Overview: The part of an RNA shown here (large-subunit ribosomal RNA, domain IV) has 362 nucleotides and comes from an Anaerolineales bacterium. Lineage of the source: Bacteria > Bacillati > Chloroflexota > Anaerolineae > Anaerolineales. RNAcentral holds the full RNA, with entries from ENA.
Context: one part of a larger RNA
RNA sequence: CCCUCGUUAAGGAACUCGGCAAAUUAGCCCCGUAACUUCGGGAGAAGGGGUGCCCUUAAGCGUGAAGGUGUUUACCACCGGAGCGCUAAGGGGUUGCAAUGAACAGGCUCUGGUGACUGGUUACCAAAACCACAGGUCUCUGCUAAGUCGUAAGACGACGUAUAGGGGCUGACGCCUGCCCAGUGCCGGAAGGUUAAAGGGAAGGGUUAGGGCGACUUCGGUCGCUCGAAGCUUUGAACUGAAGCCCCGGUGAACGGCGGCCGUAACUAUAACGGUCCUAAGGUAGCGAAAUUCCUUGUCGGGUAAGUUCCGACCCGCACGAAUGGCGUAACAAUCGGAGCACUGUCUCAACGAGGGACCCG
Numbered sequence: 001c002c003c004u005c006g007u008u009a010a011g012g013a014a015c016u017c018g019g020c021a022a023a024u025u026a027g028c029c030c031c032g033u034a035a036c037u038u039c040g041g042g043a044g045a046a047g048g049g050g051u052g053c054c055c056u057u058a059a060g061c062g063u064g065a066a067g068g069u070g071u072u073u074a075c076c077a078c079c080g081g082a083g084c085g086c087u088a089a090g091g092g093g094u095u096g097c098a099a100u101g102a103a104c105a106g107g108c109u110c111u112g113g114u115g116a117c118u119g120g121u122u123a124c125c126a127a128a129a130c131c132a133c134a135g136g137u138c139u140c141u142g143c144u145a146a147g148u149c150g151u152a153a154g155a156c157g158a159c160g161u162a163u164a165g166g167g168g169c170u171g172a173c174g175c176c177u178g179c180c181c182a183g184u185g186c187c188g189g190a191a192g193g194u195u196a197a198a199g200g201g202a203a204g205g206g207u208u209a210g211g212g213c214g215a216c217u218u219c220g221g222u223c224g225c226u227c228g229a230a231g232c233u234u235u236g237a238a239c240u241g242a243a244g245c246c247c248c249g250g251u252g253a254a255c256g257g258c259g260g261c262c263g264u265a266a267c268u269a270u271a272a273c274g275g276u277c278c279u280a281a282g283g284u285a286g287c288g289a290a291a292u293u294c295c296u297u298g299u300c301g302g303g304u305a306a307g308u309u310c311c312g313a314c315c316c317g318c319a320c321g322a323a324u325g326g327c328g329u330a331a332c333a334a335u336c337g338g339a340g341c342a343c344u345g346u347c348u349c350a351a352c353g354a355g356g357g358a359c360c361c362g
Stems, first nucleotide, its partner, number of pairs: 001357008010348002014346001019343001027051005036041001038172001052094006059087005067079004071074001095099001107341007114333002119131002135170007147156003173328004178258003183255002185251005192246003198240002203235005210227007259277005286320001287317001298314005
C1' cells in the first nucleotide's frame, strides 16, 4: 500500500454526476394517525408510550387425578374438582448506563416526470419510460369460416360458430377524441375509355408450275430481267374480348395532412376587426421552455446566504395536440428528477485497531 471488518474529538453531505457507500430505523403490545381517494386505500402514514426479574390479586380458557352415582358391567355415561399448562390485565417491589440488554428484524416525510396496476424481457454488461395487460376501437370471417402450416394427403383454427375466431392500432379509470377524402390505401359502382390470351382473318412478304421480254446458241436449249396461279410458308389490320387501370362515389380509432403577407383602437404597445394570396383543409378542446424550447441559465414567482437542476406561472409551441391518442388521475414502481428531517468517516482530514494479502529475510 491492497482486501474484509471495528471505533473515532468537533462539524454533519461541506463529498460527489448523484448521500454512491456507510450510518440511522428495526421485533412484539398499546395509543394515535393528514392531504388526497376509484371509498378498497393512503396506513406499519407520521408521531408517541411500553418491554427484564420477584411477589401478589381476582378471573378466564384448556387438561383433568383421588373420590362418588347410574345402569345396558363397559375401552360406558354423569358428578366431582386436586394438580398442571396457557392468556392478557390490575397492584406492589427490585437491578443496571442500558430489559425485543446478545442474534435475527422498515430510516421517514414533502413534491414532480413516466408507465395505471400484478406480471414479462436483452441465459453471461441494459429490468426500463421497452413487452404484455384487462379495457377501447377498426377490420376480416356464415362454417368445407377467415387465417396459418404443408408439394399433397392432411392438420391447426375448433370437436369452437359472430357474446365466436383471425388481423391492425390504442392501452386501467375519468373527461374527451375537432377540421381535411386533393394524393395513397381500402370499400362500392358500372355507362364510357384503355386492355391479355383466344376468336377473327383484310392486306403484305417468301417460295414457283407457267407466261412475257432480252441476250446467247451446236437450234436441243442455256442465261438474265420481269410478271406470277394453286399449294406450302411467314407476318398479320379491322372487329369480338374479363379483371385491372382511367373514371364515378364513399371511407380517418385507414397511410397521412391540418398556411402566408399587409393594415387597423384617442399615449405607447397589442390587435377583437379588415384586405389579399394560396390550399383538400388550414391545429378545435386541452396542454405548453415540456422525456418535446434551438436562441436559453427565456421572464416572473417560490425554495437557498448563494439554485444551468427543481416546483408554480407566463406563451414568443425553432419543431405539443387529440386511440403513431390529448389532458387529468387514487394506488403501484430494485423506475427517473427536486426538497426537508433524522443519520452518519462521503467529506473537512485523517487516526488507531483486527484478520488476510502484497513486500523483505530464511